[in-house]
A computed fold for a 349-nucleotide RNA, annotated as Bacterial RNase P class A. Its mean pLDDT, the model's own confidence on a scale to 100, is 76. It matches the Rfam family "Bacterial RNase P class A". It is annotated as a ribozyme. Of the family's consensus pairs, 95% are formed in the model.

RNA sequence: CCGGUUUAUUAUAUGGUCGCGCGGUUAAACGCGAGGAAAGUCCGAGCAUCAUAGAGCAGGAUAGCUGUUAACGACAGCCGGAGGUAACUUUAGGGCAAGUGCAACAGAGAUAUACCGCCCGACGACUGUAAAGCCGUCGGGUAAGGGUGGAAAGGCGAGGUAAGAGCUCACCGGCGGGCAGGAGACUGCCCGGCCAUGUAAACCCUAUCCGAUGCAACGCCGAUUGGUGCGUGGGAAUAAGGAGCUGCUCGUUCCUCCCCGUUGAAAGGCGGCAUGAGCGUGUUGGCGACAACACGCCAAGAUAGAUGACCAUACACGACAGAACUCGGCUUAACGAUAAACCGGCGAU
Repeated sequence: CCGGUUUAUUAUAUGGUCGCGCGGUUAAACGCGAGGAAAGUCCGAGCAUCAUAGAGCAGGAUAGCUGUUAACGACAGCCGGAGGUAACUUUAGGGCAAGUGCAACAGAGAUAUACCGCCCGACGACUGUAAAGCCGUCGGGUAAGGGUGGAAAGGCGAGGUAAGAGCUCACCGGCGGGCAGGAGACUGCCCGGCCAUGUAAACCCUAUCCGAUGCAACGCCGAUUGGUGCGUGGGAAUAAGGAGCUGCUCGUUCCUCCCCGUUGAAAGGCGGCAUGAGCGUGUUGGCGACAACACGCCAAGAUAGAUGACCAUACACGACAGAACUCGGCUUAACGAUAAACCGGCGAU
């Protein structure tokens, strides 16, 4: 310098004018005002109500080990498998040797098979003086070869055999046992021919965990009350204000007032609801997730729902997108820029 891997940061910036929500206030001034995902609502919690002596069935979730955490199906490190020259990435990773089911098509045969082939024997035909060769039929052996298939009786080579076969042996793989190492998953060595199809994102088995409903939860005020909404029910007033019709004026209709009917544990309001498993910085411990300690900080809170508009300057010309009870994760969306560590190649000293 080129190519790559991983992690982290940022999310137009600055100023002005006007406006909106919340706090504050007599009124102002003043302070604060979306996100890294606020999203999907997938997982785990807080909180709340119901239920609550305890247990089980059903149903669901998870599935290597050790740790982290309030908890988790999350995260970290490690083990085994897979990919990459490497940094590193990735993994639905218990059990089919408990039982049951399924394996379409193809194929002779799908857990058991003899279609072709190979070998042995008997008989027969043909050739040959003979030895024998070759063909056919029948009986038997054989899973090495062909063919079918995703899968064909561990793989592969040698020995062996009539031909073959873990039948025997070496190596590799699996299973079982022993010894050693490790906290453990697991790894290494030795022994035993023990060799067993695949499928559990098929039923099922094993282990562990799970009560249900979600802030429209829930509590209080309203309330021993006469409010709220509705009514081509009646009245008052036509003064004033608001709204509709309208370009404007006038005019007119409706509402604001009173009564009647009807409606209610409701309308409406407050809390829950912003100090929390909180955030920032530093130190210490740990490979790390994370933890402990010290100091500092308080940072949207609406309820038809604020967080906006305009102007100026600069440039890299601004993506994805917007709170609604709150946290911890996961997943998805997305413009560009920056930093650090590491790997590979080339070159120079």